[in-house]
Predicted 3D model of a 73-nucleotide RNA (transfer RNA) from Methanobacteriaceae archaeon UBA587.
RNA sequence: GGGCCCGUGGCUCAGGUGGUAGAGCGCACGGCUGAUAACCGUGAGGUCCUGGGUUCGAAUCCCAGCGGGCCCA
Numbered sequence: 001g002g003g004c005c006c007g008u009g010g011c012u013c014a015g016g017u018g019g020u021a022g023a024g025c026g027c028a029c030g031g032c033u034g035a036u037a038a039c040c041g042u043g044a045g046g047u048c049c050u051g052g053g054u055u056c057g058a059a060u061c062c063c064a065g066c067g068g069g070c071c072c073a
Stems, first nucleotide, its partner, number of pairs: 001072007010025004019056001027043005049065005
């Protein structure tokens, strides 16, 4: 330098064909217990990497950029 893939709660990741952003773990509170763990319930927590475009409507489609990974040179 070229090609491909990835970027979504603190972490790991879902999210068909554009139409209300989710799960597990973690965290907070409560229940249970003599107590702790486990278990059960409730809750908080999001610049969907950034900018632009298309559209009535974009995490999702298009373009550019940024960051990371793999391969080739």

The prediction has a mean pLDDT of 82. It was read from a public genome assembly. Its Rfam family is "tRNA". It is annotated as a transfer RNA.